The part of an RNA shown here (small-subunit ribosomal RNA, 3' major domain) has 479 nucleotides and comes from an uncultured bacterium. The coordinates come from a structure-prediction model, not an experiment, and the mean pLDDT is 85. RNAcentral holds the full RNA, with entries from ENA and SILVA.
[in-house]
Context: one part of a larger RNA
RNA sequence: UGACGGGGGCCCGCACAAGCGGUGGAGCAUGUGGUUUAAUUCGACGCAACGCGAAGAACCUUACCAGCCCUUGACAUGUCCCGUGUGGGCAGGGGAGACCCUGUUCUUCAGUUCGGCUGGCGGGAACACAGGUGCUGCAUGGCUGUCGUCAGCUCGUGUCGUGAGAUGUUGGGUUAAGUCCCGCAACGAGCGCAACCCCCAUCCGCAGUUGCCAUCGGUUCGGCCGGGCACUCUGCGGAAACUGCCGGUGACAAGCCGGAGGAAGGCGGGGAUGACGUCAAGUCCUCAUGGCCCUUAUGGGCUGGGCUACACACGUGCUACAAUGGCGGUGACAGAGGGCGGCGAGGGUGCGAGCCGGAGCCAAUCUCGAAAAGCCGUCUCAGUUCGGAUUGCUCUCUGCAACUCGAGAGCAUGAAGUCGGAAUCGCUAGUAAUCGCGGAUCAGCAUGCCGCGGUGAAUACGUUCCCGGGCCUUGUACU
Repeated sequence: UGACGGGGGCCCGCACAAGCGGUGGAGCAUGUGGUUUAAUUCGACGCAACGCGAAGAACCUUACCAGCCCUUGACAUGUCCCGUGUGGGCAGGGGAGACCCUGUUCUUCAGUUCGGCUGGCGGGAACACAGGUGCUGCAUGGCUGUCGUCAGCUCGUGUCGUGAGAUGUUGGGUUAAGUCCCGCAACGAGCGCAACCCCCAUCCGCAGUUGCCAUCGGUUCGGCCGGGCACUCUGCGGAAACUGCCGGUGACAAGCCGGAGGAAGGCGGGGAUGACGUCAAGUCCUCAUGGCCCUUAUGGGCUGGGCUACACACGUGCUACAAUGGCGGUGACAGAGGGCGGCGAGGGUGCGAGCCGGAGCCAAUCUCGAAAAGCCGUCUCAGUUCGGAUUGCUCUCUGCAACUCGAGAGCAUGAAGUCGGAAUCGCUAGUAAUCGCGGAUCAGCAUGCCGCGGUGAAUACGUUCCCGGGCCUUGUACU
């Protein structure tokens, strides 16, 4: 100087408290440990591994296992020889397939000194090499997590100290903030904070193939048509908020409290943005890369299997245990997105998943499109008209193919479960809770992930205590 303390002072944060809903018990989904296995590929391990890399494991993916094959190799550059002179399609035989053998057919590349010369394609030879998701994240780059959106971390000059170093950055106030004010042997400056960027909230201007009977006319009554951009909306540009105004308070400061006006106040709400550094944190399985290792195999191809195993244990979720509920009927209102090998209307058909058919739409023009809520009826506290696991049968769809191992529908079956021990998590407002919708990945497959809107709470006395953090100070046998 730091670090640490079951030392002290001051101060923050859903840290506690106050409150609402969960997890821990059940069934299932998913990840992990363990066990098993020929293989159950690998990585991630307190917070910060465990619905994580996986934004899609039936084949492929795939890195694992078994078997069958290949070696200059699936891919790159270079040399030589032969063939072809563009690139494909189809058929037959063997085989699990990779691959091997044979036949047939369509079409005829670019340059050209016109020489089968150069390039290209196929086959062959030898070699230099290719290749490796093999090892080392304790050799690395890059990227990322975390403390932490915390308010800190430093420098120049000066001053003080023999020196390490101190000062500045401490102090008095204040702030979300090393934010600002005042003071001060300091005076300034940099990286951070804030602001500049994006979205939302109000208004104005410009623009109208969406919107409007607002106004006029027509109407098979639907903005449907004529017509019009006033409104809604969409897009671009602009205005608006600054403690600016008033009162109080404070040190005449910074600021704080109250008020007016306002769509909005005192950082308006949200996002993007992550200082010096810490954890030899994570990743050599994105990529790049040093070293080491394999080179008829640790490389390459294929078929099948495995990653989906199951006495168990844990994490994260979904669905419930019901009456502010279940079921039947009726039935209104979104936002954000997607759509050409696509979205697919009206119509027909099936109990249904779906199928037939195909209008329209490269989409503010067409299309995919709500649910809870509301209203009517029923059930009456029961393992039930709760709950839906499990199993049987019959189907649907995708796909070369659903046995291992897909999703969905109908009928039947109806398990555990009556609110969950110790313990533990999230959330302070359009939030929690609850309800559905979309998207990426994707042939198919979502309770996960990323978004979107609908309905819409309760509570915060307070900072003693638990956790994490900031500043000052003190002790120390640690640095």